[in-house]
Molecule: SAM riboswitch aptamer (S box leader)
Organism: Fictibacillus enclensis
RNA sequence: UUCUUAUCGCGAGAGGUGGAGGGACUGGCCCGAUGAAACCCGGCAACCGUUAAACAGCAAUCCUGUUUAAAAUGGUGCCAAUUCCUGCAAAGCGCAUGCUUUGGGAGAUGAGAG
Numbered sequence: 001u002u003c004u005u006a007u008c009g010c011g012a013g014a015g016g017u018g019g020a021g022g023g024a025c026u027g028g029c030c031c032g033a034u035g036a037a038a039c040c041c042g043g044c045a046a047c048c049g050u051u052a053a054a055c056a057g058c059a060a061u062c063c064u065g066u067u068u069a070a071a072a073u074g075g076u077g078c079c080a081a082u083u084c085c086u087g088c089a090a091a092g093c094g095c096a097u098g099c100u101u102u103g104g105g106a107g108a109u110g111a112g113a114g
Stems, first nucleotide, its partner, number of pairs: 001114008013041001015040003021031003025087001027085002042079003047075002050070008083106001088103006
C1' cells in the first nucleotide's frame, strides 16, 4: 500500500503534563482558555488469541467446526454527538425549500492474504 471478510444507534475520568486546535475528506453542524491536539495515568470493550462446556464431523479421549460462557497479567482497538449528519442511486411523501426509507460509496477497527 492493495485485496477478502466481520463489525460500526452499546460502553468508557469534573486526574497530571501541555498549550490551540479538533471532529478522515466535501458541504453542514458542532466541540474547544469553565482549556483542543499530543503524551502519561485511568477507564471501556471480548475482534484475534486463551480457557471451559454442549453439539456436529471423525475409528478417535486427538483434531476441525458451530454455539454458549469466563477472563483485559497475551496481541490489537477504543473512550462528545449513530462512523455527529451528509456527499451517489432508487422509492415514497410534499406546491416548494425539503423530509423519510432502502441500497451503494467513502472511512474506522479486527482477522486473513498479497